[in-house]
């Protein structure tokens, strides 16, 4: 990069799948190590435990401990002192508490949220800001309380509660305060409006009034920490705006605090944030509101890329903390480990009332296909506090589990052929596993052990030491000195969870699975199994030879993993910006006309919005990439530079777009003049023709079909004639003529009217093009109201046809077709081809107009414009085609499509009087649907031509008997096979036994038959015997060679034979068939993207693709023909066994002679449309003639292209596999293949006078023949028997040919036809004719009197008949193969049937019409719509009620340190009431939407169902659209 898969095959169109690369994965199977990383995606489900916010005593009173001091009392002592209590003061420790700072950070999660949440850029002159830096100025004075602690007292218990005592860096007050804040006034800047004065708002500045701060602590001390106040920074925070980034229109209209304003409240700060009042705005097709889905980002996977698809780790933001609600400290929360209320739940509980919140870290239940450890540590990173030490961190750092992923190393390494052994395969010969293994010989990574290892992650605070420098103390007069603190710099120590880790040395010695092998796609063989059991990503494997299933060898991939499943991107240019498309595949709206938008002729001028460049900011780290470094290397880390395709501001260009202003005329329009026209709308008017009506004429039929009948007609039909009613179309012209947007317009005339063309000034001056909504028109069919109705004519009724006929034909016949209004709004509404504008050869017709030449004048002819057609280059297109009227090359804008079916549905909605029409899904379900074109095959499509294929004709079958094979049935067995043609007198050219396979019965088991190797014994064989049905067993006799190895024979055993057992669908071979039809190919050129086509078609001829000619074809090869046999004519040549003219001779070519002839051998010759004549194309051939034994392939015969029918045959024969081996082998005996109610096919005799019977007379040819033909003679009626001459044969035999022909008889009868069947004798073959031979004689004497439907064969020496011989064979022939005798009739012809052959058209077949295929029914199953109703679910309005809170007003209300008041008393604050808002709760009427419903409804799918046959061929009525 692509590759399978529609098709017999080919190009397209199109899906549909696969091969990558990922992954928070999860299951199967298998598992050595280690490093880095990750680990509830499911239930924002519930949680037991233990831990995750503290810290400050250097802010404070207290309490506790310990030391140290000093006092006092006591006690021992004489005292000095000693204990012991007690107190004071100092010090160190600890800490409830009050304060203070923290607890708004870290950490979790992702429900909700479509929004200024996020991201990106800006603004905040509209804001805050603890702790942190830096400047500056300050820290002055005075109160009064409270916890803690004591005392009471309530509760189970959580916890108050009342009195009484204190302290602060808690908390009031007063004082200063330039700064700050507020109000006056003055001046200056800058915007913003105005011309301008000047107003306005903001800011500096300056003067003047008013108001507003504080905390101390530690330290001897220097200082130091803090505390107020204002300025400025940093960090962080609020708010506000520009811009981006999800689906739905079947969600079209939304909003009343809603937009704006004015004033007032409120906030840290603007703002309808709130509140009043006034105006009525405000959003929305560039998508508002609804509705669904969803945390944003950076990044991540994919991908060339632009994209898609993501949102785990990690980082940045946002939002949540059981559910809702509120605020409360605070700089900072409406606050995950705070409070308050409500609601659910869980827990104690003395029932009175309390607690409680893991979406921190572990853990646990429950879920689920599925996610670890209740671990160590604060040593580092970092955070809180604290002056500091430290204390706190479940944040983090570590380790543990998990192959959950990346990434690195191992399972050893070199030599080793007897190619050991074993497997597996096998043509048995060998091949492969496979140097693989054993075997030497060597290594030691990992893990174990031991041994060594604080080296590396450590730097900072701390703690020492040294300098420097303050500052105090102490010496000194002083300078300096010592000691001591405090700061800065050096050095230097300490301090490790992870760890006895990583590294290093010895010792030792372990470890490969997993998926695949049909094509995609690397990799094949054998068993099992037999549409089964099973695989299957897709296309498909399995039915007895499966590389597709299962196992095994063996290969092929990957590897501590390997597969599968599941998701995503790729491929898929299959939603196409890059980068697709609508004539026929999906796909131009039915037509127009115009709004919004989108696009827009020329010059010039400005502007700089778009465009392009530059520069500044920013686009966080991370990630990425590239360089370079660190772990042994790699993954992984660290540096630095790219990159962050983007936004802003901002200084420039100005081609081009765009704004603005001037101007032209080419586009577009207007005036004049001239033209054609079924353009429109109304009114009138016509003529033929058809129906009715009236009259006249006339008489039986008439119409009507394929043929009929319904139907009209004696009541007068049709038909003719004359007049009359009416209605509806308007022949001829007419015409790939004409008008019209499109639909759609056609008789003549008048009014009225729209357009559109031409021709030549003139005038406007861009005024143009598309055009989503929107309007208007819109065939036919349908509605409505109301007119008309002739013919037509749905529905409907009747005849017909048909297995049915709710059709197709035929009689009739209502709506409707017609008008007028008014509605519907679809069509195959099509040129299946939106509209406009340009620009790219030609050629020919036509319709209108003009204009030139020319002419009296028309035509002609040329040249322009507008239109229609037919071809046609180039260029397109998948072909087919299109081709200046484009499908061509560009442009501008609109409508559509994105695989079949589901489905021009379902559900909503909108629009209709209804019918319906627009709009318009899913589910499920298939790998296809589809498009052009090609090859065939096919057609109740066409054309040409052939065949005994029809037709003309002979004679048959079919009907009767028998024969013969099938089938059926029967049987112990009736052995197998053949089965439409192409099976059925077939295999079988011979079943009495053998044969024979079948069936009963009885026997053997190395075998009835081969070959080998052991071991034994003996010739082999013959003869007689007895037992037996035989096979067979048994007795006697008789009988060997040798080169000493054996030869031959038995017997025992081992390999092995056998097998007509099965698979002709595994096979070879041989045959049948289409067919002796004339066709089936190839090379090489050319056409076509490609199947494929050309050759092979065409014109003309032939039995023939047989020649000729013509042609992008030139040539070949298989077939045809010829060559080959056998007939037919002739010549040579030879002459026995043939043959006799001649010349002898005989009964006879019998014999001499002879080869002349006939014949038999076996070489030739002979025929080619050659040659005339005529057609034809001067061809190729065809007709005719001549000569010829023969003439147009002389007759016959072998001779069978490439295939077709999985034809046939494993029972000829061979052979693959598979079965069987005391039987499926193989021997005997018998029986059986011969049955017999019927059916078929093939024959063979007949039914008779063209004949039968008798008599007698003649004339072949092929053949055969030694266990053979078998003469003569006798004998028998005969069938034979006897005989035995002759003959391996031109000698001899079989052998007699027979129909014919003469003569005789019968005389139309079931017969002097016919001969079956029986009966009885007999002959001959065989060991044997009982089943179950064959002949012979005598008797018998059956059906039959020429055979229905229907059907076979033949075209000349044929048919028809005659009768001869052979092969099989002891014997059997009406069969089969041959042989000759005698021997006709017909053929106009090619309509029709049958079967072939070409050539063309159609095709939805392709297994090819015995094809494909379409609906209803029945039945299972799945998915969906309705569907009385039922149960949820969230929003939204209304209204009641209203906790906690927070605002507000007010009060005869309670309570009350701080301030004022001498006090009474006030301010003030607190509560209580009230009252506004408001959470949950509650009702109500609507909308949405989910889930479940008896019952309906249609879809789909399913093996073999039913009834028809709509489509596809002219599909048997063309087909389709509405």
């Nucleotide at each position: 990069a692509g590759a399978g898969u529609u098709u017999g095959a080919u190009c397209c169109u199109g899906g549909c799948u696969c091969a990558g690369a990922a992954c928070u994965a999860a299951c199967g199977c298998u598992g050595g190590c280690g490093g880095c990383g990750c680990g509830u995606c499911u239930u924002a489900a519930a949680c037991a435990u233990g831990c995750a916010a503290g810290u400050c005593g250097a802010a404070c009173g207290g309490u506790c401990c310990c030391u140290c001091a000093c006092c006092u009392u006591u006690u021992a002592g004489c005292a000095a002192u000693a204990a012991a209590a007690g107190g004071u003061g100092a010090g160190g420790g600890a800490u409830a508490g009050u304060g203070g700072c923290g607890a708004a950070c870290g950490g979790g999660u992702g429900a909700g949220u479509a929004a200024c949440a996020c991201g990106u850029g800006g603004g905040u002159a509209a804001u805050c800001a603890a702790c942190c830096u830096u400047c500056a100025a300050g820290u002055c004075u005075g109160g009064g309380a409270u916890a803690a602690c004591c005392u009471g007292u309530c509760g189970a218990a959580a916890g108050g509660c009342a009195g009484g005592c204190u302290a602060a860096u808690a908390c009031g007050g007063g004082a200063u305060a330039g700064u700050c804040c507020c109000c006056u006034c003055g001046u200056c800047u800058u915007u913003u409006a105005g011309c301008a004065a000047u107003a306005a708002a903001a800011g500096g500045u300056g003067a003047g009034g008013g108001g507003u701060a504080a905390a101390g602590g530690a330290g001897c001390a220097a200082u130091u920490c803090g505390c107020u106040u204002g300025a400025a920074g940093a960090c962080g925070a609020g708010c506000c705006c520009g811009c981006g980034g999800c689906u739905g229109a079947u969600u079209a209209g939304c909003u009343u605090g809603u937009u704006g304003g004015u004033g007032a409240g409120g906030u840290a700060a603007c703002g309808g944030c709130u509140c009043a009042c006034c105006a009525a705005g405000g959003c929305g097709a560039c998508g508002a509101u609804c509705a669904g889905u969803a945390g944003c980002c950076g990044g991540c996977c994919u991908g060339a890329g632009a994209g898609g698809g993501u949102g785990u780790c990690c980082g940045g933001c946002c939002a949540c903390a059981u559910u809702g609600g509120g605020a409360c400290u605070g700089a900072g929360a409406c606050a995950c480990g705070g409070c308050c209320c409500a609601g659910a739940c869980u827990c104690c509980u003395a029932c009175g009332g309390g607690a409680g919140g893991c979406a921190g870290c572990a853990g646990u239940u429950a879920a689920g296909a599925a996610u670890c450890u209740u671990g160590c540590u604060c040593a580092a990173u970092g955070g809180g506090g604290g002056a500091a030490a430290c204390c706190c961190u479940g944040a983090g750092g570590c380790a543990g589990c998990g192959a959950c992923g990346c990434c690195g190393c191992g399972u050893g390494a070199a030599c080793g052929a007897c190619g050991a052994a074993g497997g597996u395969c096998u043509u048995c010969g060998g091949a492969u596993u496979g140097u693989a293994a054993a075997g030497u010989u060597c290594a030691a990574u990992a893990a174990g052990c031991a041994g060594g290892g604080a080296a590396a992650a450590a730097u900072a605070a701390c703690c020492c030491c040294u300098c420097a420098u303050c500052u105090u103390u102490u010496a000194g007069c002083a300078a300096u000195a010592a000691a001591a603190g405090g700061u800065g710099a050096g050095g230097g120590g300490a301090u490790g969870a992870u760890u006895g880790u990583a590294c290093c040395u010895g010792c030792c010695u372990a470890a490969a699975g997993c998926a695949c092998c049909g094509g995609c796609u690397a990799a094949c063989u054998a068993c099992g199994u037999g549409c089964c059991a099973g695989c299957a990503g897709c296309c498909g494997c399995g039915g007895u030879a499966a590389u597709a299933c299962g196992u095994a060898u063996g290969g092929u991939g990957c590897a501590a993993g390997c597969g599968u499943u599941g998701u995503u991107c790729g491929g898929a240019a299959u939603c196409a910006u890059u980068g697709g498309g609508c004539g026929u595949a999906a796909a131009g709206g039915g037509u127009a006309u115009g709004u919004a938008g989108g696009c827009g002729g020329a010059u010039u001028u400005u502007u700089a919005a778009g465009u392009c460049a530059g520069a500044u900011g920013u686009g966080a780290a991370a990630a990425c990439u590239a360089u370079g470094g660190g772990c042994u290397c790699a993954a992984c880390c660290c540096a630095u530079a790219g990159c962050c395709u983007g936004c802003a501001u901002u200084u420039g260009a100005u081609a081009c777009u765009g704004g603005a202003g001037a101007u032209c005329u080419g586009g577009a329009g207007u005036u004049u003049g001239g033209g054609a026209g079924a353009g429109g709308g109304a009114a009138g008017c016509g003529g033929a023709a058809u129906u009715c009506c009236u009259g006249g004429u006339g008489u039986a039929g008439c119409g009507g079909u394929g043929a009929a009948a319904u139907g009209c007609g004696u009541a007068g039909a049709u038909a003719u004639c004359a007049g009359g009613a009416g209605g509806a179309a308007c022949a001829c012209c007419g015409g790939u003529g004409g008008c019209g947007a499109a639909a759609g317009c056609g008789g003549c005339u008048u009014c009225c009217u729209g357009g559109c063309c031409u021709a030549a000034a003139a005038c406007u001056g861009a005024c143009g093009c598309u055009g989503a909504g929107a309007u208007a028109c819109g065939a036919a069919a349908g509605u409505g109201u109301g007119g008309g109705g002739a013919g037509u004519g749905a529905a409907c009724g009747g005849g017909a046809u048909u297995a049915g006929a709710u059709a197709c034909c035929c009689c009739g016949g209502u709506a409707a077709u017609c008008c007028a209004c008014a509605c519907c709004c679809u069509a195959a509404a099509c040129g299946u081809u939106g509209u406009c504008u340009a620009c790219c050869a030609g050629u020919u017709g036509u319709u209108a107009g003009a204009g030139g030449u020319a002419u009296c004048a028309a035509c002609c002819c040329c040249u322009c414009u507008a239109g229609u057609a037919a071809c046609g280059a180039a260029c397109c297109u998948a072909a087919c085609g299109g081709a200046u009227u484009a499908a061509g090359u560009a442009g501008a804008c609109c409508g559509c499509c994105u695989g079949g079916g589901g489905a021009c549905u379902a559900u909503g909605c909108u629009c209709g009087c209804a019918a319906g029409a627009g709009u318009g899904a899913a589910a499920c379900u298939c790998a296809a649907a589809g498009g052009a074109a090609u090859u065939g095959a096919c057609g109740g499509g066409g054309g040409u031509c052939c065949g005994c294929a029809c037709a003309a004709g002979c004679g048959g079958u079919g009907g009767a008997g028998c024969a013969u094979g099938u089938g059926g049935u029967u049987u112990a067995a009736u052995u197998c096979g053949a089965u439409g043609a192409u099976a059925c007198g077939c295999g079988a050219a011979a079943a009495a036994c053998c044969u024979u396979a079948c069936c009963a019965g009885g026997g053997u088991u190395u075998g009835a038959c081969a070959u080998g190797g052991a071991u034994u014994g003996g010739a082999a064989g013959g003869a007689u015997g007895u037992a037996g049905a035989g096979a067979u067993a048994u007795a006697u006799c008789c009988g060997c060679c040798u080169u000493c190895g054996g030869g031959c024979c038995g017997a025992u055993u081992c390999a092995c034979a056998g097998g007509u057992g099965c698979u002709g669908c595994a096979u070879g071979g041989c045959u049948g068939u289409c067919g002796u039809c004339a066709g089936c190919u190839c090379g090489u050129g050319u056409c076509g993207u490609g199947a494929g086509a050309u050759g092979u078609u065409g014109g003309g001829u032939u039995a023939a693709g047989u020649c000729c000619c013509g042609c992008a074809a030139c040539g070949a090869g298989c077939g045809c023909a010829a060559c080959c046999c056998c007939u037919a004519c002739c010549u040579u040549a030879u002459g026995u066994u043939g043959c006799u003219a001649c010349c002898a001779u005989u009964u006879a070519g019998u014999u001499g002679a002879g080869c002349a002839c006939u014949c038999g051998u076996a070489a030739g010759g002979a025929a080619c449309c050659g040659c005339c004549g005529g057609u034809g194309a001067c061809a190729a051939a065809c007709c005719g003639g001549a000569g010829g034994a023969a003439g147009g392939u002389g007759g016959g015969g072998a001779u069978g292209a490439c295939g077709u029918c999985a034809a046939g045959u494993c029972c000829u024969c061979a052979u693959g596999g598979c079965c069987u081996u005391u039987a499926u082998a193989u021997c005997c005996u018998g029986g059986g293949c011969a049955a017999c109610a019927c059916a078929c096919g093939u024959g063979c005799u007949a039914c008779a006078a063209u004949g039968g019977c008798c008599g007698g007379u003649a004339c072949a040819g092929c053949g055969g023949g030694g266990c053979g033909c078998c003469a003569a003679g006798u004998c028998g009626c005969a069938a034979g028997a006897u005989g035995g001459a002759g003959c391996a044969a031109a000698u001899c035999c079989c052998a007699a040919a027979a129909a014919a022909c003469c003569g005789g008889u019968c005389u139309c009868a079931g017969u002097u036809c016919g001969g079956a069947u029986u009966g009885a004798g007999g002959u001959c073959u065989g060991c044997a004719a009982c089943u179950c031979g064959a002949c012979c004689u005598c008797a018998u004497g059956a059906a039959g009197u020429u055979g229905g439907a229907a059907u076979c064969g033949c075209u000349a020496g044929u048919a028809a008949u005659c009768g001869u011989g052979g092969a099989u064979c002891a014997g059997c022939a009406u069969g089969c193969c041959a042989c000759g005798g005698u021997g006709a009739a017909u053929a106009c012809g090619u309509u029709c049937c049958c079967g072939g052959a070409c050539c063309u058209u159609g095709u939805a077949c392709a297994c090819a019409c015995c094809g494909c295929c379409c609906g209803u029914c029945a039945c299972a199953c799945c998915a969906c719509c309705u569907g009385a109703g039922u149960g949820g679910g969230g929003g939204g309005c209304a209204c009641c009620c209203a906790a906690a809170g927070a605002g507000g007003u007010u009060g005869u209300c309670u309570g009350u340190a701080a301030c004022c008041g001498c006090a009474a008393g006030g301010a003030g604050c607190a509560g209580c009431a009230c009252u506004u808002c408001u959470a949950a709760g509650g009702u109500g009427a609507a909308a949405c939407u989910c889930g479940u419903g008896a019952a309906g409804g249609g879809g789909g799918u399913g093996a073999a169902g039913u009834c028809g046959u709509a489509a596809c061929a002219a599909g048997g009525u063309a087909a389709c659209c509405g």